[in-house]
């Protein structure tokens, strides 16, 4: 120089915020990580506010008052 690992910082996990985790990508530029499923020629249609717990917030539906 190059790889790998740890620390630190940023970022991603198909619809909104917050808090813990957890995986993953990125660290000179470019360049990732991620960008749901059916059918489809265009397109149309379904299901899920989470990656995971949990609060809140908005939609649906049922039940009580």
């Nucleotide at each position: 120089c190059c790889c790998c690992c740890c620390a630190c910082a940023g970022g991603a996990a198909a619809u909104g915020g917050g808090g813990u985790c957890u995986u993953c990508c990125u660290g000179a530029u470019c360049c990732a990580a991620c960008c749901g499923c059916c059918a489809c020629a265009g397109u149309g249609g379904c299901u899920g506010a989470u990656g995971a717990c949990u609060c809140c917030u908005g939609u649906u539906c049922a039940c009580a008052u």

Predicted 3D model of a 65-nucleotide RNA (Fluoride riboswitch aptamer (crcB RNA motif)) from a Bacteroidota bacterium.
Its Rfam family is "Fluoride riboswitch aptamer (crcB RNA motif)". On this family, see Baker et al., Science 2012: "Widespread genetic switches and toxicity resistance proteins for fluoride". Rfam links the family to the GO terms positive regulation of gene expression and response to fluoride.
It was read from a public genome assembly, where an Rfam model found it.